[in-house]
RNA sequence: GCACGAGCCUUCGGGCGAGUGGCGGACGGGUGAGUAACACGUGGGUAACCUGCCUCGUAGUGGGGAAUAACCCUUCGAAAGAAGGGCUAAUACCGCAUAACACUCCCGGUGAGAUUCCGGGUAGUAAAAGCUCCGGCGCUACGAGAGGGGCCCGCGUCCGAUUAGCUUGUUGGUGGGGUAAUGGCCUACCAAGGCGACGAUCGGUAGCUGGUCUGAGAGGAUGGUCAGCCACACGGGGACUGAGAUACGGCCCCGACUCCUACGGGAGGCAGCAGCUAAGAAUCUUGCGCAAUGGGCGAAAGCCUGACGCAGCAACGCCGCGUGGGGGACGAAGGCCCUCGGGUCGUAAACCCCUUUUGCGAGGGAAGAAGUUCUGACGGUACCUCGCGAAUAAGACACGGCUAACUACGUGCCAGCAGCCGCGGUAAUACGUAGGUGUCAAGCGUUGUCCGGAUUUACUGGGCGUAAAGCGCCCGCAGGCGGCUUGGUAAGUUUCAAGUGAAAUCUCCUGGCUCAACUGGGAGGGGUCUUGAAAAACUGCCAGGCUCGAGGCAGGGAGAGGGAUGCGGAAUUCCAGGUGUAGCGGUGAAAUGCGUAGAUAUCUGGAGGAACACCAGUGGCGAAGGCGGCAUCCUGGCCCUGUCCUGACGCUCAGGGGCGAAAGCGUGGGGAGCAAACCGGAUUAGAUACCCGGGUAGUCCACGCCGUAACGAUGAGUACUAGGUGUAGGGGGUAUCGACCCCCUCUGUGCCGAAGCUAACGCGAUAAGUACUCCGCCUGGGGACUACGGCCGCAAGGCUAAAACUCAAAGAAAUUGACGGGGGCCUGCACAAGCGGUGGAGUAUGUGGCUUAAUUCGAUGCAACGCGAAGAACCUUACCUGGCCUUGACAUGCACGUGGUAGAAGCCUGAAAGGGUGACGACCUCGCAAGAGGAGCGUGCACAGGUGCUGCAUGGCUGUCGUCAGCUCGUGUCGUGAGAUGUUGGGUUAAGUCCCGCAACGAGCGCAACCCUUGUGUCCUGUUGCCACCCAGACGAGAGUCUGGAGCACUCUGGACAGACUGCCUCGCUUAAACGAGGAGGAAGGUGGGGAUGACGUCAAGUCAGGAUGGCCCUUACGGCCAGGGCUGCACACGUACUACAAUGCCCGGCACAGAGGGAAGCAAGACCGAUAGGUGGAGCAAAUCCCAAAAAACCGGGCUCAGUUCAGAUUGUCGGCUGCAACUCGCCGACAUGAAGCUGGAAUCGCUAGUAAUGACGCAUCAGCUACGGCGUCGUGAAUACGUUCCCAGGCCUUGUACACACCGCCCGUCACAUCAUGAAAGCCGGUUGUACCCGAAGUCAUCACGUUAACCCGCAAGGGAGAUAGAUGCCGAAGGUAUGGCUGGUGAUUAGGCAUGC
Repeated sequence: GCACGAGCCUUCGGGCGAGUGGCGGACGGGUGAGUAACACGUGGGUAACCUGCCUCGUAGUGGGGAAUAACCCUUCGAAAGAAGGGCUAAUACCGCAUAACACUCCCGGUGAGAUUCCGGGUAGUAAAAGCUCCGGCGCUACGAGAGGGGCCCGCGUCCGAUUAGCUUGUUGGUGGGGUAAUGGCCUACCAAGGCGACGAUCGGUAGCUGGUCUGAGAGGAUGGUCAGCCACACGGGGACUGAGAUACGGCCCCGACUCCUACGGGAGGCAGCAGCUAAGAAUCUUGCGCAAUGGGCGAAAGCCUGACGCAGCAACGCCGCGUGGGGGACGAAGGCCCUCGGGUCGUAAACCCCUUUUGCGAGGGAAGAAGUUCUGACGGUACCUCGCGAAUAAGACACGGCUAACUACGUGCCAGCAGCCGCGGUAAUACGUAGGUGUCAAGCGUUGUCCGGAUUUACUGGGCGUAAAGCGCCCGCAGGCGGCUUGGUAAGUUUCAAGUGAAAUCUCCUGGCUCAACUGGGAGGGGUCUUGAAAAACUGCCAGGCUCGAGGCAGGGAGAGGGAUGCGGAAUUCCAGGUGUAGCGGUGAAAUGCGUAGAUAUCUGGAGGAACACCAGUGGCGAAGGCGGCAUCCUGGCCCUGUCCUGACGCUCAGGGGCGAAAGCGUGGGGAGCAAACCGGAUUAGAUACCCGGGUAGUCCACGCCGUAACGAUGAGUACUAGGUGUAGGGGGUAUCGACCCCCUCUGUGCCGAAGCUAACGCGAUAAGUACUCCGCCUGGGGACUACGGCCGCAAGGCUAAAACUCAAAGAAAUUGACGGGGGCCUGCACAAGCGGUGGAGUAUGUGGCUUAAUUCGAUGCAACGCGAAGAACCUUACCUGGCCUUGACAUGCACGUGGUAGAAGCCUGAAAGGGUGACGACCUCGCAAGAGGAGCGUGCACAGGUGCUGCAUGGCUGUCGUCAGCUCGUGUCGUGAGAUGUUGGGUUAAGUCCCGCAACGAGCGCAACCCUUGUGUCCUGUUGCCACCCAGACGAGAGUCUGGAGCACUCUGGACAGACUGCCUCGCUUAAACGAGGAGGAAGGUGGGGAUGACGUCAAGUCAGGAUGGCCCUUACGGCCAGGGCUGCACACGUACUACAAUGCCCGGCACAGAGGGAAGCAAGACCGAUAGGUGGAGCAAAUCCCAAAAAACCGGGCUCAGUUCAGAUUGUCGGCUGCAACUCGCCGACAUGAAGCUGGAAUCGCUAGUAAUGACGCAUCAGCUACGGCGUCGUGAAUACGUUCCCAGGCCUUGUACACACCGCCCGUCACAUCAUGAAAGCCGGUUGUACCCGAAGUCAUCACGUUAACCCGCAAGGGAGAUAGAUGCCGAAGGUAUGGCUGGUGAUUAGGCAUGC
């Protein structure tokens, strides 16, 4: 544009509306599966192209025809839908006319290049559509524009080489086809190419970009939102239509899935917006509107638009704001902590004054509208005004260090924490809770991921001697790099200009929302980009020259350089013979073995193999491996001199090639010695070893394999950078008789060392220094010099080379210690030399164990065990049993009562404690008195009390190494540092004692000395000590004794001094000194003897039971009192002692000589009694006075005569004594009787170096008594031995090694056994993916045929025919499917292998 249009609605104007036709559904919206590619990015090309709608220009729009939907009728079908007949319109469809600059063909031109561009020419071919409101809107052809697209190219764009070769339409050509267009895009023929180490092919992974995150940058990671491009639309294939698609909401086919079905057949595709389901740690509303912006159609009105604009949900992010502001101390209550004083939450709260963002209520109320009118989803929203009232609004995490922030309680290696280091086992700032604090804040923490820190893949910006890392060595293609000089060029390089690098983002400037986030405008930045111009130093390229790099030539030289052939002597073994006789051989010692069948030994002769003494040397040669008798032949390299020749010919080297010890392998020889395996003998717990006797492969030769160790743990080359000193080869100079010596120089090989380097050690012209070039290699330890795959090999095996899993280290160098079956020096009763013991017996005592109601507790190698305990019958006493007490046996405070109260004779009960009763009966203050108050007592509350736990919470004290000689500091110096030096060294000492030296100089704690005691002397002192001399008296025969006086001489007491210091002499020490040896003198001689004295520290050594003390625990008991019992128990084991086993003794008798102590609830004399223990009694003495008190061994005399005794004394009986309330459990002593074991002690082990050991006795503390034989002291008698430092033990100093540092009682390796984990192999089994060959072959394009069908045009009146078209058929291709066979990859698999971690 058409439509007499079914049906429905109607305000009667009209509206909705299927159909035909046009345009749009190729835009917009979604997603990232695929894709490693011209997909993307960037810059170009198109002389190889297309383009609807839009804009500009030119020309035109004449005249006809035939149909067909809708509609009507019929039929089929369950449906979806379909078929037939009939009617009709158009801007639907078809001829004809017209034809330019369109198209086809030809000619010329431009140009590097033209079928394609420009110009010209001839012939042929192809158009249209009308509608109208009369304004316009359309339609056709051609040219141009804009915008959009197609194709092509340069460059950029992930990982794997355990993917190295790939490719047949493959690469190119010619003809043809096809497309809008180039092109193997397709086809026929021809040629045999094309790609690849600058990574082809294959495998894995992935949309690309602007950008985003991070980073100083370079980079690294990433690609969500937004924007550009690509790809996809259930999986796969295909075309149609169209300007544009191989088309998300189109079609056809195959497949999978879902749904409907009448089982015949059909339908579907949210990776559009919402929404649902599933999966998941996790991701929203089935909202409003086309008002704006944009898109489609339309002339317009308008319609459509889950594009878009808005709203909703989610702290998911970014930004902004608030949850109040000011005052306020009794520093409230409450919480928490506490040293109990207080502190803190904390001006915080309350309370007073103020404000109102936000909120709620009320009123007003937009811009966004472009287009003078109309039109607003958001929305009565933003915003404004008023009112109300602090009103509505704070949490999360952390608080051991990193890292800002600390206490209490609970818990007790539990529960738990943890990013790393690491917390927790009874005082946890680390767990849990609370209080407090810190940091952020509408958030805070956790988890995951990326970058950073990480110069820890190093371009910027790393390394390789020993930490990971130099190929075992050489040759060498590609590659990389390359001497001096001249000219040219302009690829690299540099400068300038132009273009481009979309927008957004980013940075800067500047606007708009109150600010900001957000957003508008302007500028900048960003490329290994493209094009043009310029420069010419450097690199490259082209051409020319040079000689110093490199090579050649000539003359000399050294050498275990290599290969081949031959020769030689010594030695071993074997064979033959001689001599000769009993052994040889071998070892730590032996044995096996050999030997009377004659060995070993020795002599002669012979055989055979292998290796070459001396020379021989951090000497030589070689690329490395490696090379050693002599001679000959062949042969490689090196050095020096000459400076004659060439003229950069060089260096390095991925892949590649060659060489390459020993062992081993193959074939064939050879085989003396040696000798894996093997056989014997020893050793040993064993000895599949070390030692010994045998012995086969092998070692040797030829040829061929293997290809490892390969070290200077140091790749090759070039240049530069102080020296000194050896050695090997060559040359030169001065000088000389000269080969000597001296000097210079080249090459090699060593040592020391400067600068420099290095983490240090160290390197240092032979670099690990300074630079350049090239190659190889490293990136935490283990797994793993491994597995799988590949390559090589006869095999053994080699080369290449991961991952899972696991650990928080592994490692280097140096430091300080400790340790060593390392070294040096030294010390000690450490050994040795001695003396005496222990271990055997009996007893005593302590301990373990056992027992028990309890046998209280502690001490446990040295350094517990006669220890705490210097004294357990009760007590002690802490334990057990029983009976009792509850403010308590003891302290302080408060309240109340009493205060004729406290106390208390007596009585009852009881084992006692305790309970009950109770005559009598005090004290102080005030007051006249009454009375009041105090002390005291009672009741109650606070509290007392605990030998309950923790010595690993502690103080204090102690043991031990050890009376060992060490341990440190200041300053300086050295070292990056730990640290060193001093303190080491040479001497010396008991000594870090002293001397000397020295980058050290000084100092402290230790040593020594000062103190006590003892040894000598002097002075003083003089009683209680002394008694020589003198006097007197007594006694006596005398000697003499005693007493008194006198005295202080002597002894002695105890005070003060002296003395001893290597001071003197000699010798030694290289001098000197320290010091040592000897001597003199001296009482004493080299710290005279003994004691006291114990450095820094070690052992979580010991002690909570001496006392003290933090914390925890008990509170009518874990406190307190009492009685009895126990600590004393006894199959056993150990420690420490005593007494013995006898004659150096025992017994009896006689007789002598000490010191140090003690004594008043005491020591006690003489005397008497008793056999004795002891008793009676009491002089004297608070002590130089008296007493204990006798010393004993010794000595003298006598007995015993070797015996279980005249030894020894246990045990037991009886009788006595003493202490004590009390000797039963459970004391000591005496007498008589009894008379055990024991005759000198296994393995082993202890003490002691001189007045010591041994031996003898005495005293004291504790204590009523005593288990004391213990402990602490005292004196008497009084030895032996020490060569010496090898060994055992302990210690000191220096040095060395170290994988040790809770430090050798350390650390640590492998097997085996069990459990767990991941991985490899494995008969196989099951998948994924992909290749090849073949079969089948849908849809569909194309080709051919087309006998069937066919309105428009032509012929024909018509019938009909023709042209054209087409159903259909055939063929090529072809998805899916199938068959067969490979590759790659994953899972699983009985069993098996090695490895990792953990536990016992």